[in-house]
């Protein structure tokens, strides 16, 4: 300086031929319990890295850019 995968909920990670985004753990609440543990049922929690193009629509395509990894030097 190249070169590759990557960025999605506190936190690890899916995901889709472009058509309103899940799991799991973790938080609240409730539930049986003497019980703080644990079960079970509920919720809340996301501008899907920033900007830009294309499109009737973008997490998804495309170009910049940032941040961190890896790999040549």
């Nucleotide at each position: 300086u190249c070169u590759u995968a990557g960025u999605u909920a506190g936190c690890g990670c899916a995901g889709u031929a472009g058509g309103u985004a899940g799991c799991g753990c973790g938080u609240c609440a409730g539930u049986c319990u003497c019980a703080u543990a644990g079960u079970c049922u509920g919720a809340a929690g996301g501008u899907c890295g920033u900007g830009a193009g294309u499109u009737c629509a973008a997490u998804c395509c495309u170009c910049a850019c940032a941040c961190g990894g890896a790999g040549c030097a």
Transfer RNA from Salmo salar, 73 nucleotides, folded computationally. The coordinates come from a structure-prediction model, not an experiment, and the mean pLDDT is 82. The RNAcentral record of the sequence draws on Rfam. Its Rfam family is "tRNA". From the family's description: Transfer RNA (tRNA) molecules are approximately 80 nucleotides in length. Rfam classes the family as a transfer RNA. The organism belongs to Salmo, within Eukaryota.